[in-house]
RNA sequence: ACCGCAUAUGGGCAAACGCAUCGAAAGGUGCGGGCGCAAAGCCACGGAUCUAAGGGCGCAUGUCCAUGCGUCGAUGACCGCCGGGUUGCAAAG
Repeated sequence: ACCGCAUAUGGGCAAACGCAUCGAAAGGUGCGGGCGCAAAGCCACGGAUCUAAGGGCGCAUGUCCAUGCGUCGAUGACCGCCGGGUUGCAAAG
């Protein structure tokens, strides 16, 4: 220097939930709050999962163009689901 982490020091992040806000939604952001996390730092590259606005298809109702329901479906979301990439702190062993 590199790899690993049973045990530390100094720290770091922040689940559920609450309030506010953005969004069609999933979900995101801020504040509070701590379930937990050795990458629970970052990246949407592969898979999984979630949502379905616009759009397609079908049906129904009104009546000439709307409304409602169902279904398909990410270009949306998610890195605290898994894999991958990448960057990191650390006394002693």